[in-house]
The part of an RNA shown here (small-subunit ribosomal RNA, 3' major domain) has 477 nucleotides and comes from Catonella sp. canine oral taxon 025.
The full RNA is in RNAcentral, with records from ENA, Greengenes and SILVA.
Lineage of the source: Bacteria > Bacillati > Bacillota > Lachnospirales > Catonella.

Context: one part of a larger RNA
């Protein structure tokens, strides 16, 4: 000077209290330990590994394992030789390959050669998802969006070092005031940047229809208009700016007024010096070491999908604030050409035929759903739940056994609300419903979006958890 205490003040955080819904019990999804296994590729490890990398493994992917192949290698630069009947396109075999075979038949040229392709040969070399994240760059987690973390000078101290940055107040804030051997000043904080909330304007088609005509079973379908809604350029508000209180007359604090909105309005972007020799050599770049007829590179089958077990994340449920049948309002943010697909037809459906409009505020995807209203169901392992399992089917794709979704029919398992513990929220939040994208041929209960309905508490800071400032002790450095 730090750092540490089961020292001390003071202060903050869904930290705890107070309240609502999980999680731990079940079945399933999905990860990861174990085991198995020829492989079950590899990394992730308390918080901060574990629906993580992986926004998608049946082939491919892939890196693992078996088995067949290659060896200047798939593909990259150089050198020599042959060939232009090269390249390419077709056939045939093979699990794959110039392993065979067929058919066509280059450019420029100063005539030398040149380019461009292909073969064959030598070697330099290529390659490595092989290692070392404890050689490393780049990149990311995390303390934490926590207020902190430092320099100049000057001034005190032999010196390390202090001072400043500490002291009163205040703030979400080292955020401002006041004070003071310090005076300035940088990174961090706020603000500038996006979204949303009001109005104004300016434009008015693919959006919109108030007033007018035409029209219809119905309908912005028409003519017209741009007033409204919207869309998207611009511009205006919100600063404690006003009023009272209160405080040191200060900074700020409480109530108020007007406002669409008030004291950081509400989310996002945005992460300081630095700490975990955190994490990544498997995005990538790279040092060194290690393979080179193989640890390179092709192919076909396997595997990554095993399964006594245990963990975490999630899905679904146990029911009547519900199930089931009818009937029916009401959205926002996407997406779309090898693509969405309307209407029509055939099917119980899942699809399947056909095909109109649409590179989309014009057309499609697309009927939200919960909700409301009408009937049933009457507390049962049930009309709960919907796992498993059989039998027909559908779609993707070269091909659903290994190992893929849907759909009909039948089956109808645990599960009656979950020990100890333990998680997440503070309002447009929770909880609850549904819609949508990405990745992708097909393949989400996960991710990321998005809007409908819409709550309940918060006495307070004793304590538990984590963090900040001052101070006090020293077995530590």
């Nucleotide at each position: 000077u730090g750092a540490c205490g089961g020292g001390g003040a003071c202060c903050c955080g869904c930290a705890c209290a107070a309240g609502c819904g999980g999680u731990g019990g079940a079945g399933c999804a999905u990860g990861u330990g174990g085991u198995u296994u020829a492989a079950u590729u590899c990394g992730a490890a308390g918080c901060a590994a574990c629906g993580c990398g992986a926004a998608g493994a049946a082939c491919c992917u892939u890196a693992c394992c078996c088995g067949g192949u290659c060896u200047u290698g798939a593909g990259a630069u150089c050198c020599u030789c042959c060939u232009g009947a090269c390249a390419g396109a077709g056939g045939g075999g093979u699990a794959a390959u110039g392993c065979c075979c067929u058919c066509c038949u280059c450019c420029c040229u100063u005539c030398g050669g040149g380019g461009c392709a292909g073969g064959a040969g030598a070697g330099a070399c290529a390659g490595g998802u092989g290692g070392u994240g404890c050689a490393u760059g780049g990149u990311u987690g995390u303390c934490g969006u926590c207020a902190g973390c430092u320099c100049g000078u000057g001034u005190c101290g032999u010196g390390a070092g202090a001072u400043g940055u500490u002291g009163g107040g205040u703030u979400g804030a080292g955020u401002c005031c006041c004070g003071c051997a310090a005076c300035g000043a940088g990174c961090g904080c706020a603000a500038c940047c996006c979204c949303u909330g009001u109005c104004c304007u300016c434009a008015g088609u693919a959006g919109c229809c108030a007033g007018c005509a035409u029209g219809u079973a119905a309908a912005g379908a028409u003519g017209g208009g741009c007033a409204c809604u919207c869309u998207g350029g611009g511009g205006a508000g919100a600063c404690u700016g006003c009023c009272g209180g209160g405080g040191a007359u200060a900074a700020c604090c409480c109530g108020g007024a007007g406002g669409a909105a008030g004291g950081c309005g509400g989310g996002g972007a945005u992460g300081a010096c630095g700490u975990c020799a955190a994490a990544u050599c498997a995005u990538c770049a790279u040092g060194c070491c290690c393979c080179u007829u193989a640890u390179g590179a092709c192919c076909g089958g396997g595997g990554c999908u095993a399964c006594a077990c245990a963990c975490g994340u999630g899905c679904u449920a146990c029911a009547a604030u519900g199930g089931u049948g009818g009937u029916g309002a009401c959205a926002a943010a996407g997406g779309g050409a090898a693509g969405c697909a309307a209407g029509a037809g055939a099917g119980c459906g899942a699809u399947c035929u056909u095909a109109a409009g649409c590179a989309a505020a014009u057309c499609c995807c697309a009927u939200a759903a919960a909700a409301g209203c009408c009937a049933u169901c009457u507390c049962a392992g049930u009309u709960c739940g919907g796992a498993u399992u059989g039998c027909a089917g559908g779609c993707u794709g070269c091909a659903a056994c290994u190992c893929g979704c849907c759909u009909g029919c039948a089956u109808g398992a645990a599960g009656c609300u979950g020990g100890a513990a333990u998680c997440g929220c503070u309002a447009g939040u929770a909880a609850u419903c549904g819609c949508g994208a990405a990745u992708c041929a097909g393949a989400a209960u996960g991710u990321c979006g998005c809007g409908g309905u819409g709550a309940a508490u918060a006495c307070g800071u004793u304590c538990c958890c984590g963090g900040g400032u001052c101070u006090u002790g020293u077995a530590c450095a």